Record summary:
Small-subunit ribosomal RNA, 3' major domain from an uncultured bacterium, 478 nucleotides, folded computationally. RNAcentral holds the full RNA, with entries from ENA, Greengenes and SILVA. Its mean pLDDT, the model's own confidence on a scale to 100, is 82.
Context: one part of a larger RNA
């Protein structure tokens, strides 16, 4: 000087407390461990691994395996040297395919007619190749402490020196934020602001959007008309403790008030200092070294990653009456659409199918939002709760749904009657609850990323648990 203390002081955080809802019990989905296996590819492992890499494993992907698999060796891909040719395309045989063997057919581009280029085949070797190893050789990227308020430097001063001072102190703040004081005076990286979205208004613009007044009307902003309003998207305004009162040291600031759409960082996002964990990643990529080169490379078929006594994590659905079912009926936002979205009509109980309009979209479509509301029914029961599981019959995608997809109808109707010890999230348009969309994607979400609808309770307080910041003290630690 740090680090640590079941030392002290001050302070903060959904850290506790106060509340609301969960997890832990059940069934299922998913990830992991373990076990099994020919293989169950690899990585991630306290917080900070475990619906994680994976924004989607039937083949492909795919890295794994072959239980007596099939092929290939200058190679699937790149450059160089030499030779031969014109590829493309089609057919036959064989084969699971890759491939192997054979046949047909036309003959690429430029040209100075020498040739050159592109492509294909062949030969030899330099080499290619490796999701092989090492993240403890590395770059890059990322997590974490933590959006915590810290981390440093120059000059000066003090100290033999390590170092100290500044950065401590008195106040204050979300903040090393600001003020005052002070052997310090300044400065840098952080904080804040500058950026984006959102909340109010003005203005510009008015189609595909809108409809106050007028007219027509098939009653639909449908048409004329209009751009007021909504909205869209450009430009601006607006909030700064600016104003008033009080407290304070006449400071910084704090408390209350006015005005205002908004008030003291308005709400949300992006943004992550010096560093810590030899943290993660050689399997995104790049890369040193090592290893491999008829294989640890490459092509293919099939299987596996989907196994199942079990254990854990994360979720979904429930156990019901604030509910289930039936009928009627209302209101979003944000997205996506051409190998696409598909209205509408017809068929089907339905999944869906057959036609077909419009739309590269403020125009058309996905697109009836659901919870809610109104009426009816069920009457506390393993039930008209719950839907697992299984049987049969179908539909869709796709060469192909057996291993191993999703959906529909009929039938079946398991566990479950609120979950032990323990444990998680959340402070407001939040929790809880309700649906919608998108990416991935041929098909395949209870996951993920967004979007809106309905919409709470509680916070006395900081003694205690956890984490963190500053000062101080002790130390046989560095």
């Nucleotide at each position: 000087u740090g680090a640590c203390g079941g030392g002290g002081g001050c302070c903060c955080g959904c850290a506790c407390a106060a509340g609301c809802g969960g997890u832990g019990g059940a069934g299922c989905a998913u990830g992991u461990g373990g076990u099994u296996u020919a293989a169950u590819u690899c990585g991630a492992u306290g917080c900070a691994a475990c619906g994680c890499g994976a924004a989607g494993a039937a083949c492909c992907u795919u890295a794994c395996c072959g239980c007596g698999g099939g092929a290939u060796u200058u190679g699937a891909c790149a450059u160089c040297u030499c030779c031969u040719g014109u590829u493309a395309c089609c057919c036959u045989u064989u084969g699971a395919a890759a491939g192997a063997a054979g046949g047909g057919g036309u003959u690429c581009u430029c040209u100075u007619c020498g040739g050159a280029g592109a492509c294909a085949g062949g030969a030899a070797g330099a080499c290619a190749g490796g999701u092989g190893g090492u993240g403890c050789a590395u770059g890059g990227u990322u997590g974490u402490c933590g959006u915590c308020a810290g981390c440093u430097c120059g000059u000066g001063u003090c100290g033999u020196g390590a170092g100290a001072u500044g950065u401590u102190g008195g106040g204050u703040u979300a903040a090393g934020u600001c003020c005052c004081g002070c052997a310090a005076c300044g400065a840098g990286c952080g904080c804040a602001a500058c950026c984006c979205c959102u909340a109010u208004c003005u203005u510009u613009a008015g189609u595909u959007g809108c409809u106050a007044a007028c007219a027509c009307u098939u009653u639909g902003g449908g048409u004329g008309a209009g751009c007021a309003c909504u909205c869209u998207a450009g430009a601006g305004a607006g909030a700064c403790u600016g104003c008033c009162g009080g407290u304070g040291a006449u400071a910084a600031a704090c408390c209350g008030g006015a005005g205002g759409a908004a008030g003291g960082u308005g709400g949300g996002g992006a943004c992550g200092a010096c560093g810590u964990c030899a943290a993660a990643u050689c399997a995104u990529c790049a890369u040193g070294c090592c290893c491999u080169u008829u294989a640890u490379g490459u092509c293919c078929c099939g299987g596996g990653c989907u196994a199942c006594a079990c254990a854990c994590g994360u979720g979904c659905u429930a156990c019901a009456a604030u509910g289930g079912c039936c009928u009627a009926u209302a209101c979003a936002g944000a997205g996506g659409g051409a190998a696409g979205c598909g209205a509408c009509c017809u068929g089907g109980c339905g999944a869906c199918a057959g036609g077909c309009a419009g739309c590269g979209g403020a125009u058309c479509c996905c697109u009836u939002a659901a919870a809610a509301u109104a009426g009816g029914u069920c009457u506390c029961a393993g039930u008209u709760c719950g839907g697992a599981u299984u049987g049969c019959a179908g539909g869709c995608u796709g060469c192909a749904a057996c291993u191993c997809g999703c959906c529909u109808g009929c039938a079946u109707g398991a566990a479950g009657c609120a979950g032990g010890a323990a444990u998680c999230g959340c402070u407001a348009g939040u929790a809880a609850u309700c649906g919608c969309a998108g990416g991935u994607c041929a098909g395949a979400a209870u996951a993920c990323u967004g979007c809106g609808g309905u919409g709470a309770a509680u916070a006395c307080g900081u003694u205690c648990c956890c984490g963190g910041g500053c000062c101080u003290u002790g130390u046989a630690c560095a």